[in-house]
This is a predicted structure of a 74-nucleotide RNA (transfer RNA) from Sphingobacterium sp. It was read from a public genome assembly. It matches the Rfam family "tRNA". Rfam describes the family as follows. Transfer RNA (tRNA) molecules are approximately 80 nucleotides in length. The coordinates come from a structure-prediction model, not an experiment, and the mean pLDDT is 80. NCBI's taxonomy places the organism under Bacteria, Pseudomonadati, Bacteroidota, Sphingobacteriia, Sphingobacterium.
RNA sequence: GCGCUCCUAGCUCAAUUGGAUAGAGCAUCUGACUACGAAUCAGAAGGUUAGGGGUUCGACUCCCUUGGUGCGCA
Numbered sequence: 001g002c003g004c005u006c007c008u009a010g011c012u013c014a015a016u017u018g019g020a021u022a023g024a025g026c027a028u029c030u031g032a033c034u035a036c037g038a039a040u041c042a043g044a045a046g047g048u049u050a051g052g053g054g055u056u057c058g059a060c061u062c063c064c065u066u067g068g069u070g071c072g073c074a
Base pairs, nucleotide, nucleotide: 001073002072003071004070006068007067010026011025012024013023019057028044029043030042031041032040050066051065052064053063054062
């Protein structure tokens, strides 16, 4: 340099071939429980879906572009 994969919450990952108000576990916070903790139970907060642009009635999903990650070829 060329080709391909991936980028979604602090972390690990879902989202059924474009359809709803984007979810789960862990972690965090609050409460219950306890003599105090841990564990357990209940609840809460947390996202520009890597950035920008386009197509569409509608985009995490399709297209272009930039950046980053991993792999392969030279």